This is a predicted structure of a 1527-nucleotide RNA (small-subunit ribosomal RNA) from a Bacteroidota bacterium.
[in-house]
RNA sequence: UAAUACUAUGAAGAGUUUGAUCCUGGCUCAGGAUGAACGCUAGCGGGAGGCUUUAUACAUGCAAGUCGUACGGUAAGUUUCAGCAAUGGAACCUAGAGUGGCGUACGGGUGCGUAACACGUAUGCAACCUGCCCAUAACUGGGGGAUAGCCCUUCUAACGGAGGAUUAAUACCCCAUAACAUUAUAGUGAGGCAUCUCACAGUAAUUAAAGCUCCGGCGGUUAUGGAUGGGCAUGCGUCUGAUUAGCUUGUUGGUGAGGUAACGGCUCACCAAGGCUGCGAUCAGUAGCUGGUCUGAGAGGAUGAUCAGCCACACGGGCACUGAGACACGGGCCCGACUCCUACGGGAGGCAGCAGUAGGGAAUAUUGGGCAAUGGACGAAAGUCUGACCCAGCCAUCCCGCGUGCAGGAUGACGGUCCUCUGGAUUGUAAACUGCUUUUGUCUGGGAAGAAAAGUCUGAUUCUUCAGGUACUGACGGUACCAGACGAAUAAGCACCGGCUAACUACGUGCCAGCAGCCGCGGUAAUACGUAGGGUGCAAGCGUUAUCCGGAUUCACUGGGUUUAAAGGGUGCGUAGGCGGCUUUUUAAGUCAGUGGUGAAAACCUACAGCUUAACUGUAGAACUGCCAUUGAAACUGAAAAACUUGAGUACAAUUGAAGUGGGCGGAAUACAUCAUGUAGCGGUGAAAUGCUUAGAUAUGAUGUAGAACACCGAUUGCGAAGGCAGCUCACUAAAUUGCAACUGACGCUGAGGCACGAAAGCGUGGGUAGCGAACAGGAUUAGAUACCCUGGUAGUCCACGCCCUAAACUAUGAAUACUCGAUGUUUGUUCUCUAUAGAAUAAGCGUCUUAGCGAAAGCGUUAAGUAUUCCACCUGGGAAGUACGGCCGCAAGGUUAAAACUCAAAGGAAUUGACGGGGGCCCGCACAAGCGGAGGAGCAUGUGGUUUAAUUCGAUGAUACGCGAGGAACCUUACCUGGGCUAGAAUGCGAGUGACGUUCUGGGAAACCAGAAUUACCCGUAAGGGACACAAAGCAAGGUGCUGCAUGGCUGUCGUCAGCUCGUGCCGUGAGGUGUUGGGUUAAGUCCCGCAACGAGAGCAACCCCUAUCUUCAGUUGCCAGCGGAUAAUGCCGGGCUCUCUGGAGAAACUGCCUGCGUAAGCAGCGAGGAAGGUGGGGACGACGUCAAGUCAUCAUGGCCCUUACGCCCAGGGCUACACACGUGCUACAAUGGUCGGUACAACGGGUCGCAAUUAUGCAAAUAAGAGCCAAUCCCUAAAAGCCGAUCUCAGUUCAGAUUGAAGUCUGCAACUCGACUUCAUGAAGGUGGAUUCGCUAGUAAUCGCGUAUCAGCAAUGACGCGGUGAAUACGUUCCCGGGCCUUGUACACACCGCCCGUCAAGCCAUGGAAGCCUGAGGUACCUGAAGUCGAUAACCGCAAGGAAUCGCCCAAGGUAAAUCCGGUAACUAGGGCUAAGUCGUAACAAGGUAGCCGUACCGGAAGGUGCGGCUGGAAUACCUCCUUU
Repeated sequence: UAAUACUAUGAAGAGUUUGAUCCUGGCUCAGGAUGAACGCUAGCGGGAGGCUUUAUACAUGCAAGUCGUACGGUAAGUUUCAGCAAUGGAACCUAGAGUGGCGUACGGGUGCGUAACACGUAUGCAACCUGCCCAUAACUGGGGGAUAGCCCUUCUAACGGAGGAUUAAUACCCCAUAACAUUAUAGUGAGGCAUCUCACAGUAAUUAAAGCUCCGGCGGUUAUGGAUGGGCAUGCGUCUGAUUAGCUUGUUGGUGAGGUAACGGCUCACCAAGGCUGCGAUCAGUAGCUGGUCUGAGAGGAUGAUCAGCCACACGGGCACUGAGACACGGGCCCGACUCCUACGGGAGGCAGCAGUAGGGAAUAUUGGGCAAUGGACGAAAGUCUGACCCAGCCAUCCCGCGUGCAGGAUGACGGUCCUCUGGAUUGUAAACUGCUUUUGUCUGGGAAGAAAAGUCUGAUUCUUCAGGUACUGACGGUACCAGACGAAUAAGCACCGGCUAACUACGUGCCAGCAGCCGCGGUAAUACGUAGGGUGCAAGCGUUAUCCGGAUUCACUGGGUUUAAAGGGUGCGUAGGCGGCUUUUUAAGUCAGUGGUGAAAACCUACAGCUUAACUGUAGAACUGCCAUUGAAACUGAAAAACUUGAGUACAAUUGAAGUGGGCGGAAUACAUCAUGUAGCGGUGAAAUGCUUAGAUAUGAUGUAGAACACCGAUUGCGAAGGCAGCUCACUAAAUUGCAACUGACGCUGAGGCACGAAAGCGUGGGUAGCGAACAGGAUUAGAUACCCUGGUAGUCCACGCCCUAAACUAUGAAUACUCGAUGUUUGUUCUCUAUAGAAUAAGCGUCUUAGCGAAAGCGUUAAGUAUUCCACCUGGGAAGUACGGCCGCAAGGUUAAAACUCAAAGGAAUUGACGGGGGCCCGCACAAGCGGAGGAGCAUGUGGUUUAAUUCGAUGAUACGCGAGGAACCUUACCUGGGCUAGAAUGCGAGUGACGUUCUGGGAAACCAGAAUUACCCGUAAGGGACACAAAGCAAGGUGCUGCAUGGCUGUCGUCAGCUCGUGCCGUGAGGUGUUGGGUUAAGUCCCGCAACGAGAGCAACCCCUAUCUUCAGUUGCCAGCGGAUAAUGCCGGGCUCUCUGGAGAAACUGCCUGCGUAAGCAGCGAGGAAGGUGGGGACGACGUCAAGUCAUCAUGGCCCUUACGCCCAGGGCUACACACGUGCUACAAUGGUCGGUACAACGGGUCGCAAUUAUGCAAAUAAGAGCCAAUCCCUAAAAGCCGAUCUCAGUUCAGAUUGAAGUCUGCAACUCGACUUCAUGAAGGUGGAUUCGCUAGUAAUCGCGUAUCAGCAAUGACGCGGUGAAUACGUUCCCGGGCCUUGUACACACCGCCCGUCAAGCCAUGGAAGCCUGAGGUACCUGAAGUCGAUAACCGCAAGGAAUCGCCCAAGGUAAAUCCGGUAACUAGGGCUAAGUCGUAACAAGGUAGCCGUACCGGAAGGUGCGGCUGGAAUACCUCCUUU
C1' cells in the first nucleotide's frame, strides 16, 4: 500500500463574575419522558390508559357455587281416580330447604406493614408435604347404632333456639382380609456427604374400603412412582444516617425431652459462657421486591402505574378450628373503635372485588351489555355459576393515522398595516372568478370474519380414542367493510418574535402599569410591558406548571482535583488494613479459554407476517453482558516450600553539629543601695507636658546586691520529626554522615483508629521579679482620641511541678521509591593527583539560575508543581459558619467533631490595560523661588448672587460662570408685566381680479385701529393689449425666544501648543495584550542619534502661510526732495527728478554653514568669527486620539412632544436701571518721581457723503451759525500724551482726591420723569497705600502714556478689540505648593480616590437557636389485671364406657399503674443571622490606606477596633551585606 475477514452505528453546546482576558466555579437554558394537572382551542378514526391524595367512611345491586348418576324427601303446577262438594289417593314434572361430596386457600383488589432469606439469582433437603391428574400393583367381604330434614309441642321483638317422635346415605362406627405401608429387632451386600442412605431375604406387632348405574361405565381403599404445587436451609446481591459504638440472657453452644409434614432454642429442663460488631453490630429514618420503565454514547442515574413473577395485608389487634392446602378479603371465636336495628332484654356489619356515594384533592370514568369467545368451579353430561373475562359508554390522558381541498387566476382589487405619503411597500395567487376532485360528511342499499366444538348419527378401534355425516350457538352489531347519489360542500388553533432561539414594525404607557427560564427590560422616540399589522414554530392540538434523566467530566470506575482558585492532618511513633525486591519448585483461590445447566413469559433489537398504512398484534431468531457446574492452561497476583543479596538493619572505625536533660562557672550592660566628687537642672518630644530634682537629682568615681539575657564570632551557616535550639564547661542521652563489606536475610513502605511531642498567650500551686510590659493612671495630639507619642505601672515575661493543645504550627507544597539536560556557590566527610593557600572525583546536606516537560498564569524545574507506582489525609459555589444543637476533652478560657433553615448569582485565582497613592526615579511650565506692579481696605462703574416686584425676560455657575451671550435696554430692541385689540392671522411665495397705492383732511381713541371726505398715475404699443408697480378675494403652504443641549447637526470652551495618539506587516503571549513607543544620550518637541524582534507608516511636533527686523531689484502718485532751476513773509509751493524716506510687487538672507573644545553620534558649550538678525530671531494663524452626557433647541438648522379666538399677532405704558446685603472684574485716588498754570517736541493703527468737516464768527464752555476741501498716501477727524523748558504749591484731608448734591445750560432723538451723555458755576464725601489671603508678568516684556475703531440717532465705554510713545528689575536654584509628561511599584479602584469599604446603633421583613412551662406521638422496661384460644392437669357432676361438662395451670391481645428515654409541636422572654432606597456615629481595611497588614492568644473599649506576647510575608520604600546571572 492492497486484499480479505471480524467488529462498531455512538459522544455538539450556549448565556451569566471583568473595562477587557485566561482559569476555577456555581446558577440557568436548548433534548427526551410522564398514570399527570391547569389555560386557550377542538373535525374524524384505530390502539392503549384512567384515585399517584384519606389502608378514610360506605347507601344499593351484583362479584362462589355446584352435584337428584351419593341420600331421605317435597311445595306449587299438569294429568288421572274417588267424591255433589269440601277434600283425599295415584302418576308425571320438580322449585326451595336439609344430610353428604367437591370447591370456597383459585380467580379479583390493595401496598398498610416489612431493610427481612421479604425479593432477585444460584444451589441444597441423606430433614419434608402434595387434593384433583397420570402410570403400575393389589383390594372393594360382613355388620351396627344414630342424626338433620319432615311432623308435633314450645321460648323469643329479632337473630336464633329448646323438647318429643320418626328416617336415609358415598355421613359415622365395629369385625374380617392385607404388605412393597408403619413400628421394633438381629443379618448380608452396596453406596455416600459427618449424622447416615439404599437393596435383599427374615421375625414380631399395627392399620383399609362405598356405593351409584341407562351395564358402556363412573366411583372407593392401600402401596409405589411421576407430574404439579408448596415448605425449609444456604452462598452472593439489595437505601440513608457514626451528631446511633457498643449490642445480646433463649442470648451462643451442648445433652435430653417435647413439638412439627420436616431440620432447628421452635419450646422446655440441666450444663457451659458464649455469640454479633469499624468489611458498621445495635438504634433511628425511609421503602413492598423483581422482570422491567424513562434517560444516557456508554458506564451509570432515577423509577417500580398499566402487563407478568414473588411477598404482605383484608375495619385495628390476637387466636385457633376445618382441610391436601388457611391461621382463611365476600368462614369462626375474643378484645377494641365505629355504624345500624331493638320491644332495651339483646342482636347485625366490614367494597384495599365490579359499578356507585360522601369526604379529601390540582386530579382520575358507567350503580352499562354478555357468558358468543378464552379461562375457572361443580357435574357422567346437558348445563348452572363466573363484575375473571369479552365488549360497549365517558375523558385529546398518551401513541398512531386521515382531513379541513387541488389547479389556474394581477387591474398585483377592496379593506387593513407601514412609509421617505401627488406615491410606494406588505398582507398577496392570498381573495373574487374559472375548471377539477370527493378522503371526510349526509342520505340510500348491501353486509362480514371472529364458530369450532361439546351434542347427536354412522363406521373403525390397540378400548381410549379416531374418522366422516348432521343440527345448534354472536354480547359487540346491522358494527367494520363495500357500492351509489349530493356537493368545496361539515372542519384551525395555540405559543412565540432583546440574546441564548427560528421570527419586526407602528401606536399606547412613562421605573407607572407590567414582563422575566438566566442575563435583564420599563424613568417620553421600549423589536423585552399592552394592542394591532406582519412574521416564525408546532398543529387537533398548542402553551404553562410539577417531577425524573441528560447536558453536569458539577462525586470524576470509565472520567476531577488539593503552592496561590475549595482542598496536605502542626509533627512523629505505630495497630489493623492496603501495597511490596530477586531465583526455583509445587498448587490452582484470583485470572484466561472450551463445554453443560440456568438466566419464566412479555418487553428491547432484527427478520417476516396480519389489520388499506401506522400505532398495535403475531411468528421466528438474536439477546438477556449474570450465576452455578465441569474440563483445561499456568505467564501474572495469591498460597506452600527452598535459596539469594541489591531494599532494610547490625557490627567495627572515624567525623560533625546553637540536638536534648541536669549541674557548676563567667564577663559586659541595666536597676537599686551606700559612700564620695559636684551644682541646677534632668528627662522626654514633631513641639510640649506629666515625671524626677536644693530633703542635692542628672553626670562622674568606688564598693556591694539582685534578676534576666548572652555583644563581637554570626553567615540564604549548622543541628533537630516538627515546635524549636546560641556565653564557657562537666556528666548523661540521642542522632546523622562517611569508610569498610564481617553478620542477619525482605526483617520493607504507608498508616484509619491509638499513643507521644507540640511557639506564644492563658490556667493551678509554690517561688522569684533587674529590665520590658496587656490592663490601669496621668500628660499630650485631636472635632472627639477609650489609639498612634510621652511619663509611670499591675498581671505576665523567669524557675519547679501540673494543665491547656492552638498559630500565616508556611516551603501556604503529606510520606516513600525509581527515572529524567546542565551551570554555579556553600557545609560536613572520604579518596585521588602532586603546578599543593590549588585542582579533580564521590557521598550526604543547604542555596541560586536554567533545558525538556508541566502549569490558568505567576511560576516549578534531580530539594519538581516533570514522568510513574504505593499508602494516608482533605475538597465539591458564596454567605449563614468553623456557628447552633448533641457527643468527647478541659479547673476555666476554650478545643475537637460538625449541620440546617434562609439568602445571593455570583464569591474567587492569575495575569492585562488604565486610573489612583499622604510609593519611588527622571523631566517640564511665571509652578515655586528671585523681582516689578496690582487685587483684597475707599468712592464710583459694571456683572453676578440674594432679596423685592405686576414684571424685575432668558441663558452662562470650580478651574473652563460673574465688563460672559450684549461690539452698546429711554420708545424700538424685548423674549417679561399691566391694559386695549386681531383670529387663515404681523411677515414671505403662488394667485383670478382690480387700478390704484399713496397723500391730505375730519371725527373717536393712549395708540393699534375704526368711520368718513377730498385728490392723484408711469413705460411700450400695430391701440387690442402687454409690462412695471401697488392692492389683493378664495385656496394652498401659518406662527411659537413654548419643552427637551440627557434625542441631534453645526459652532465653542477646557486639559493644552501639553507631546503625546495610533496603524500595517512581523515577532512574543492560550488570551486580554505586548513589542514597535521601552533602554543609553539629546531636544522646545515620540526632536534627533546609538542600541534593540522589530521594520516601516499615518495624523500630531517642526517646516510650508501672514506680520515684523536687513539688503537688492522693479515701479514712482496722492508719497519723497539729494542734485538743477523758479517763486514766496514762510511752506515740495512750482518746473523737474526718483538719490533718500516711504509705498507694494519680486527676490536675497540663517543652515550649527565656519572655528575651538567636549562627545562614537545626535548634539552641547564659547560676551568665538562673520552678520541687520544666531541657534525654532520676535509675534500670529494653525489645537492630534480623546476627556468633561462641558456650553448653546434664545444666532441658525433639526427629531419628538406641546399651544392654535392662544404659549400666535398688533399697540400704549411699565419693567430688564429696584436695593438691608454678599462676591467677581475694573476705573479714579490717597499725592511732591506729584498737582496747577504757561511755553514747546515727536507717532502709529484706523474712520469719513444720511459722513468727516478745515476756516471764520458767536458763546467761559458743551456747542451753535455759515462753510473751503474730501467718496480719501491728496481733504478732514488729528490736539497725540507722558516728555522737555519755566513758574507756583511745601506735606496739609492740602492748590491731593474727586464722590455726592444744587443751579443754569448744550446736543441727540416723536419723546431724556422713571432712565442719556456733555458743559459751566457752586458743593467738596470716603480715602493718608489697605488683614488673612491672592493675581499678572522673563524684554521692547512688566509698568506707564496717550490715540483709533466696531456697535451707534444719542449714550451710561472706566468695557472689548487694535495702535504706537517712554521703558525696567530679577531668575541662586528645583527642597516645597499647583498642573503636566515618561519609566517603575502597590491596589480589594474601572461611575476609576469626589473610588471602594467595615462595625455598632435606629426602622421594617424573614427564617433559625436557647428558654420556665404546656401538648402530641414512638419504641421499650417493671408491676397489676388478663378475653378468646392451643397445650397440659384433674377425685367430686353426667355417661356402662369412650368421653363430656366444669375447674385449675402456662403462654398471651387489649387495658391499667410507674419511672425514665427519644422524635416533634407550641411559648412569655431572649440571642445571634440574613435581606432592605436615600437613616445615625465614626474610618478599621484596600496605596507605605496615612500607626504595614494578617494569624493564634490575653486584656480593654459606643463601634469599627486598640494594646501586650510569639509567629508569617500573602508588606511598600531606602541603604547595606550576601548569593546568582552576564560582561
NCBI's taxonomy places the organism under Bacteria, Pseudomonadati, Bacteroidota.